[in-house]
Context: one part of a larger RNA
RNA sequence: GGAUGAACGCUGGCGGCGUGCUUAACACAUGCAAGUCGAACGAAGCAUUUAGAACAGAUUACUUCGGUUUGAAGUUCUUUAUGACUGAGUGGCGGACGGGUGAGUAACGCGUGGGUAACCUGCCUUGUACUGGGGGAUAGCAGCUGGAAACGGCUGGUAAUACCGCAUAAGCGCACGAUGCUGCAUGGCACAGUGUGAAAAACUCCGGUGGUAUAAGAUGGACCCGCGUCUGAUUAGCUAGUUGGUGAGAUAACAGCCCACCAAGGCGACGAUCAGUAGCCGACCUGAGAGGGUGACCGGCCACAUUGGGACUGAGACACGGCCCAGACUCCUACGGGAGGCAGCAGUGGGGAAUAUUGCACAAUGGGGGAAACCCUGAUGCAGCAACGCCGCGUGAGUGAUGACGGCCUUCGGGUUGUAAAGCUCUGUCUUUAGGGACGAUAAUGACGGUACCUGAGGAGGAAGCCACGGCUAACUACGUGCCAGCAGCCGCGGUAAUACGUAGGUGGCGAGCGUUAUCC
Numbered sequence: 001g002g003a004u005g006a007a008c009g010c011u012g013g014c015g016g017c018g019u020g021c022u023u024a025a026c027a028c029a030u031g032c033a034a035g036u037c038g039a040a041c042g043a044a045g046c047a048u049u050u051a052g053a054a055c056a057g058a059u060u061a062c063u064u065c066g067g068u069u070u071g072a073a074g075u076u077c078u079u080u081a082u083g084a085c086u087g088a089g090u091g092g093c094g095g096a097c098g099g100g101u102g103a104g105u106a107a108c109g110c111g112u113g114g115g116u117a118a119c120c121u122g123c124c125u126u127g128u129a130c131u132g133g134g135g136g137a138u139a140g141c142a143g144c145u146g147g148a149a150a151c152g153g154c155u156g157g158u159a160a161u162a163c164c165g166c167a168u169a170a171g172c173g174c175a176c177g178a179u180g181c182u183g184c185a186u187g188g189c190a191c192a193g194u195g196u197g198a199a200a201a202a203c204u205c206c207g208g209u210g211g212u213a214u215a216a217g218a219u220g221g222a223c224c225c226g227c228g229u230c231u232g233a234u235u236a237g238c239u240a241g242u243u244g245g246u247g248a249g250a251u252a253a254c255a256g257c258c259c260a261c262c263a264a265g266g267c268g269a270c271g272a273u274c275a276g277u278a279g280c281c282g283a284c285c286u287g288a289g290a291g292g293g294u295g296a297c298c299g300g301c302c303a304c305a306u307u308g309g310g311a312c313u314g315a316g317a318c319a320c321g322g323c324c325c326a327g328a329c330u331c332c333u334a335c336g337g338g339a340g341g342c343a344g345c346a347g348u349g350g351g352g353a354a355u356a357u358u359g360c361a362c363a364a365u366g367g368g369g370g371a372a373a374c375c376c377u378g379a380u381g382c383a384g385c386a387a388c389g390c391c392g393c394g395u396g397a398g399u400g401a402u403g404a405c406g407g408c409c410u411u412c413g414g415g416u417u418g419u420a421a422a423g424c425u426c427u428g429u430c431u432u433u434a435g436g437g438a439c440g441a442u443a444a445u446g447a448c449g450g451u452a453c454c455u456g457a458g459g460a461g462g463a464a465g466c467c468a469c470g471g472c473u474a475a476c477u478a479c480g481u482g483c484c485a486g487c488a489g490c491c492g493c494g495g496u497a498a499u500a501c502g503u504a505g506g507u508g509g510c511g512a513g514c515g516u517u518a519u520c521c
Base pairs, nucleotide, nucleotide: 001521002520003519004518006517007516008515009514010513013393014392015391016390017389018388019386020385021351026349027348028347030346031345032344035093036092037091040090041089044086045085046083047082048081051078052077053076054075055074061068062067100304101303102302109229110228111227112226113225114224115223116222119221120220124217125216126215127214128213129212130211131210132166134164135163141156142155143154144153145152146151172197173196174195175194176193179190180189181188182187202209203208230276231275232274237267238266239265242264243263244262245261246260247259249257279301280300281299282298283294284293285292286291306327307326308325309324310323329340330339331338332337357383359382360381361380365379366377367376368375369374396426397425398424399423406417407416408415409414430462432457433456434455435454436453440448465510466509467508468507469506470491471490472489476505477504478503479502480501486493487492
C1' cells in the first nucleotide's frame, strides 16, 4: 500500500447493487416450512334432481250450503341420477428433491485422469409383444368395550389400479450344452437344442390416460485404480480378520464384506503407527511473477440432523420436519403411562466485541401431485432493519474589497482567517408538493407498487465531519502545564519560553465518512 462476513470511537443527506451468529453442532415458547390425486376405490355429508309413499291442503267443479270432488306449493321418508362440492379412510405418486449446518473426517473424503468383460437406475424418450379368466380378505362404517390421555381390543359386513392363485410367453431368467466369431486376463458376443420359472389394471368427458414383459437411450447413482492433498520423530515400530488361499454365504455388483478351514503373512525412515489440527474444490485476497494466505457469499462434491445404534419401506434412505431401541434433557399425567427434537424461515433465552422482520406473494422462475382446472411450495421473487461493503450523487453556482464585524497573532505599523461572509444575479441534482404512471405478462393473471420513471410548481431553503500537523510524513503559532498531567507505530517528547502533553487560532489529508484495533499478503 492492498484486503476483510469485521468490531470499537466520533459523525451521518440520498440512491443502486450486494452482504449480514466467524462465538454455544448451546437450549428452544409460538406460527409456518410437503403435499396432492374423486379421471384408482367404497361409504358418508351437502346441493340439485327422477320416481314413489305419508302429511298437508292453495285452487277447480258440483252443491240440498251440511258437504262431495280436484289435488298445486311445501315438509318428512325411501329411491334414481348428477356435481370444477366437503373432509376422514383404502390405494397411487411425492415426503431420498428443494432448504440448513460444517460437528466429524488426513480419508479414494476431495481434486484430476482412467476403469467396470464386476453394477443398479422410478419418472422421461424410442422400438417390439401383450393387457385373458378367477378368488379370498381388509380399512373406513355399525355394535359392544378398555384407557386420564396417547392409543387400542372384539364381533359383523364392504370396494378397488390394494392382495393372491390360474392361463398365455415373441422376447426374458436359471440349469445342462453343440457351433462360430473375438478380446488386455478372469472372459465376451451371436445362434441351434433340452428341461424349467416368472406378467398385467383398469379408468374415461370416448379424444385419451394408464398397466405388464423386454430391448435400447437419456438422466442419476455405485464400486475400483494412478497421481496430488497440513503439522509433530521430544510419536519407531504397527497389525490377528491382521495378509493371502480354498469353500460357502451376502450384495445391484467386486472384494475378509461376513463365516469355516488352511498358510504366515502385510505395512514402515520414500515416515507406518500415534498425537494435534482441518470439511475438500472451482475460487477469493495479495504479489510483476514465482509464491504466500483464506475456503464468508455464489457453484460442484462430501458428511451430519438432540447423542449412540438398528433396520423397514422403496427405483433410490439406513431417511432433518419417517419407524424401533438405548442415553441425556424438556413437557403432560388420574402415577398405570405418554409426548418432543429449529444445524428449515421468522423469532426467544444464553454466549459474545459482534450479525436483521415472529413481513408480503405464489405475479415471475423452478419443484411435487393432477388429464386438466387447480392445490402445495419460509425454494424463490420481493419488501423491512444495519454506512457492513462497493459504486454514483448532493450539501449550491457566478459575482462580490471598505479586503466589513468577530476570532487569533503582533515588532502595535500591521498580518491572517479571506471572495471566505454579507450583498446582487442565477440554478433546481437530491429534497418538498400536485398530477400521470410502467417494463417485468404472448389472451387473462403483478407480491413488488401508486414503486421506478415522466410532467408541473415552491424554495438556497433540509444535508459535514473525522484525523493529523517533531522526524519518518503533507501540514505552526499562542496560551496553560512544569519528568506532573499526559503522548507514543519506531526514534523519542514533558524537570518554566514544549511546532511532540491540553486548549485555541491557523494549516494539511480524506470526505458521508474518518480514525483505531484485529488478521492476511
Background: The part of an RNA shown here (small-subunit ribosomal RNA, 5' domain) has 521 nucleotides and comes from Lachnospira eligens. The prediction has a mean pLDDT of 82. Lineage of the source: Bacteria > Clostridia > Lachnospirales > Lachnospiraceae > Lachnospira.